Predicted 3D model of a 59-nucleotide RNA (Fluoride riboswitch aptamer (crcB RNA motif)) from a Tepidanaerobacteraceae bacterium. Its mean pLDDT, the model's own confidence on a scale to 100, is 80. Taxonomically the source falls in Tepidanaerobacteraceae (Bacteria, Bacillati, Bacillota, Clostridia).
């Protein structure tokens, strides 16, 4: 240096993608609060950026 071979690089985190981070899971982690009718917040666990909705304002 250079060639073989064999394992590992997983998923979730109340609505969409992406990068970092945290925490949880091994078939589980995960499926928001209130509440009598019903209402009420949010695209993020967290931070940033897009995208979609909302509501002001200005051009």
């Nucleotide at each position: 240096a250079u060639g073989a071979a064999a394992u590992g690089c997983g998923g979730u985190g109340a609505u969409g993608g992406a990068g970092c981070u945290c925490a949880c899971c091994a078939u589980a982690a995960a499926a928001g609060c209130a509440g009598a009718a019903u209402g009420c917040u949010g695209a993020u666990g967290g931070c940033u950026c897009c995208u979609g909705c909302u509501g002001u304002a200005a051009u």